This is a predicted structure of a 76-nucleotide RNA (c-di-GMP-I riboswitch aptamer) from Syntrophotalea acetylenica. Model confidence (mean pLDDT): 86 of 100. RNAcentral holds the sequence, with entries from Rfam and Ribocentre. Lineage of the source: Bacteria > Pseudomonadati > Desulfuromonadales > Syntrophotaleaceae > Syntrophotalea.

RNA sequence: GAAAAAGCCAGAACUUUUGCGAGAAAGUGACGGAAAGCCGCGGGUCUUCCGGGAGGAAGAUGGCCGAGCUGCCGAA
Repeated sequence: GAAAAAGCCAGAACUUUUGCGAGAAAGUGACGGAAAGCCGCGGGUCUUCCGGGAGGAAGAUGGCCGAGCUGCCGAA
């Protein structure tokens, strides 16, 4: 990040399974994505538990953002 090329990923929804839950996995499906590849380090948001409260603990989300690591092409 292109009036390019080769490709890649897969939202919502539905089906099944799983979890207390947020969610997750598989299949179908593509809303979109130049890292929508990896990674829970820092935030945000969400869930569960404890507490009279202030708060605390555990978890989820990478397609919320940042940081870190890695990758394809090569016009300006």